[in-house]
Context: one part of a larger RNA
C1' cells in the first nucleotide's frame, strides 16, 4: 500500500409525514376610484427588530346582533391591566383614516418644500386649526377686444371625466422566425405585440336576409352537414354555406307626411329652428268615414317567499392484576345510528373532543322568483292627394374584407372622381340579360342561450409530497444589475420542554458524570440516517 471483516466519523440519499401547491366541479361575485382608488412611505404596543392589524381617535373608537369565560395577534417571559354591570372573539352598520400616489392650490429629485382666500383660537401682527383654490368637456348665467351691432376671449355656478384592474370582448394599427424541405405570390396570421374603449359579459340582432320547398322567418352558441363544395406558385396549405338537430327565445323606438305651440331671421309674410301630439311598414302611414279606450306587455320601480353575511341544538361505553411510556390495540360485556364523512386525542375510537345526519336562527345590510304598480300598447273601410332616412344607391379607378390569391367575381366596406330614382319606385337571387321569386338600404335600442376567473364559499382528485408540487411549505425575500430586469437556497427533537439543576476537565468550544424521558445511539448541527469519502482494530498478500 491492496483486499476482506468488524467498529466509528462524515454525508444527507431513502422511508414515513405535511403546514404548501396543482387541476377541476358547483354556486356566488364580477368591478374599485375626486365621498380621493390600486399601490406605497412613515408612524402606531409597557418593553418591540420583523410580519399582521390599525392611522395622531393609530394591534384600535361607537352602535346593533351573536356568544358565554377567560383575555391583552404571530410570540415566549416579566410587569400592569380588562372581564358575568358580559370582556377577548365573530357578524352588520358607522366614526376616525398622517403623507405619497389620477394627486387636483403652486412647485418637486414620490412619501418633501412653499402659498392665496374665508372662518376660528382675547386675534391687529406672528403662530396654530378647519374649509377652500388643478385641468378638460357639457349646461346655464355674467362680462366682453381689435370693431358699430356682434363675435373671439375671460369669469362664476352646477354636473361629468381623469387613474387602477387576472382573463374574457369590441375597435384602430400590425411583424418576423417558421412552412413551402431554397424562395418572391402564398403560409405563419390578422397571430405576437402596441394603442383606444366598454361590460359583467362584450359583440351581433328584428331581413333592401336565406333560398328554390306545398318555402323559411332577428341574433348568438353547440352537434352534424364536412375536411365536403370550393380557394390555392391547383404547391405548401387554406377551407365555407344552405339544410337538419339542440340550447335559448322578445321584440321595439325614431325621421317624414299631418295637427298645435314657441322662438329666431329679415325683405312683414314667408323661411328656418325647437317643443308637444301623430306615426313606424311591403296585407305601411298621413288624410276621410265608422267603432273604441281593450287584449296584452311590463327590459323600470317597490319588494313577498326565499337566500347571503355571525351562530344554535345535535344520539350512543364501560371494565380489565393483558401488552405497553401511553390504549383508541387485545379480551369481556353493552349501546347509538336520518349520525359507520372526516379530523384530533401519548399506537389503531361510530359511542372522549371537534364534527357528521337532521332540525333551527338575524337587531342590521345586501340579493330577490311570485305579486303589485308606473310605463307602453288596438281595430274596420275608402283609395283622390301627401309621406316613407341623398352627396346616399349606383358607376369608374385604387384597395380591403368575404373559405374565395382578379378570377367568369357577384354580395359587403370605402380613398379619389362622377352621380340617380321616389311606389307606374328601389335592392337581391355569384359576371351580364330576360322571365319568375324574395325583400325594402342610406336612423337607433334590445334580455337569454355564449366567453373568461384576479376574487369569495363549499367540495373533489387512479394529482405532487420538500431536487417533487407554484419561483416561494412562502419570498418576489436574500443576492445580481446604472437600469429595464433577473432571482435563489432553506421543512421534521419529543406525547409533553419534562430543552439537561448540580459536580468535574477546559479560556472557550466541547466533553465526562448526575438528572428528564419509552428512547438522548431523540440533546436542539436534534425522526429514519444509504453511498461516495476519511479512519481504527484484526486477518491476509506484496
Nucleotide at each position: 500500500a491492496g483486499c476482506a471483516u468488524a467498529g466509528g466519523g462524515u454525508g444527507g440519499a431513502u422511508g414515513c409525514c405535511u403546514u404548501g401547491g396543482c387541476a377541476c366541479u358547483a354556486a356566488g361575485a364580477g368591478c374599485c376610484g375626486a365621498u380621493g382608488a390600486a399601490a406605497g412611505a412613515c408612524g402606531u404596543g409597557a418593553u418591540a427588530a420583523g410580519c399582521u392589524g390599525c392611522g395622531a381617535a393609530a394591534a384600535g373608537c361607537u352602535u346593533c346582533g351573536g356568544g358565554g369565560a377567560g383575555g391583552a395577534g404571530c410570540a415566549a417571559a416579566u410587569a400592569u391591566c380588562c372581564u358575568u354591570u358580559g370582556a377577548u372573539c365573530c357578524g352588520g352598520a358607522g366614526a376616525u383614516a398622517u403623507c405619497u400616489g389620477a394627486a387636483u392650490g403652486g412647485g418637486g429629485a414620490a412619501a418633501c418644500c412653499c402659498a392665496g382666500c374665508u372662518g376660528g383660537a382675547a386675534a391687529g401682527a406672528c403662530u396654530c386649526c378647519a374649509g377652500u383654490u388643478a385641468c378638460u368637456g357639457c349646461a346655464u348665467g355674467g362680462u366682453g377686444a381689435a370693431u358699430a351691432c356682434a363675435u373671439a376671449g375671460c369669469c362664476a355656478u352646477g354636473c361629468a371625466g381623469a387613474g387602477g384592474g387576472a382573463a374574457c370582448c369590441c375597435g384602430g394599427g400590425g411583424a418576423a422566425c417558421u412552412g413551402a424541405a431554397a424562395c418572391a405570390u402564398c403560409u405563419a396570421a390578422g397571430u405576437a405585440c402596441c394603442c383606444g374603449g366598454a361590460g359583467g359579459a362584450a359583440a351581433a340582432g328584428a331581413a333592401a336576409g336565406a333560398a328554390a320547398a306545398c318555402u323559411c322567418g332577428a341574433u348568438u352558441u353547440c352537434c352534424a352537414a364536412a375536411g365536403u363544395a370550393g380557394c390555392g406558385g391547383c404547391g405548401a396549405g387554406c377551407g365555407a354555406a344552405a339544410u337538419g338537430g339542440a340550447a335559448g327565445g322578445a321584440g321595439c323606438c325614431u325621421a317624414a307626411a299631418c295637427c298645435g305651440g314657441a322662438a329666431u331671421g329679415c325683405g312683414u309674410g314667408c323661411a328656418u329652428u325647437c317643443c308637444g301630439g301623430g306615426g313606424u311598414u311591403a296585407u305601411g302611414g298621413a288624410c276621410c268615414g265608422c267603432a273604441a279606450c281593450a287584449a296584452g306587455u311590463g327590459a323600470c320601480a317597490c319588494g313577498u317567499a326565499u337566500g347571503a353575511u355571525a351562530g344554535c341544538a345535535g344520539a350512543a361505553g364501560g371494565g380489565u392484576u393483558u401488552u405497553g411510556g401511553g390504549a383508541a390495540a387485545g379480551c369481556c360485556c353493552g349501546c347509538c345510528a336520518g349520525a359507520g364523512a372526516g379530523a384530533g386525542u401519548g399506537a389503531a375510537a361510530g359511542c372522549c373532543u371537534c364534527g357528521u345526519a337532521u332540525g333551527c336562527g338575524a337587531a342590521a345590510u345586501c340579493a330577490g322568483a311570485a305579486g303589485u304598480g308606473a310605463g307602453c300598447g288596438a281595430g274596420c273601410g275608402g283609395g283622390a292627394u301627401c309621406c316613407a332616412a341623398a352627396g346616399u344607391a349606383c358607376c369608374a379607378c385604387g384597395a380591403g374584407a368575404c373559405a374565395c390569391g382578379a378570377g367568369a367575381a357577384a354580395c359587403c366596406u370605402u380613398g379619389u372622381g362622377g352621380g340617380a330614382a321616389u311606389u307606374c319606385g328601389g335592392g337581391g337571387g355569384g359576371a351580364c340579360c330576360a322571365c319568375c321569386c324574395c325583400c325594402c338600404a342610406a336612423g337607433g335600442c334590445u334580455a337569454a342561450a355564449u366567453a373568461c376567473u384576479a376574487c369569495u364559499u363549499a367540495g373533489u382528485g387512479a394529482c405532487c409530497g420538500a431536487u417533487a408540487g407554484c419561483g416561494c411549505a412562502u419570498a418576489g425575500u436574500a443576492c445580481u444589475g446604472u437600469g429595464a430586469a433577473g432571482g435563489a437556497a432553506a421543512g421534521g427533537u419529543g406525547a409533553a420542554a419534562a430543552g439537561a439543576a448540580c459536580c468535574c476537565c477546559g479560556g472557550g468550544a466541547g466533553g465526562g458524570g448526575a438528572g428528564u424521558g419509552a428512547a438522548a445511539g431523540a440533546g436542539a448541527a436534534c425522526c429514519u440516517g444509504a453511498a461516495a469519502c476519511c479512519u481504527u482494530a484484526u486477518g491476509u498478500u506484496u
Molecule: large-subunit ribosomal RNA, domain I
Organism: Anaerobium acetethylicum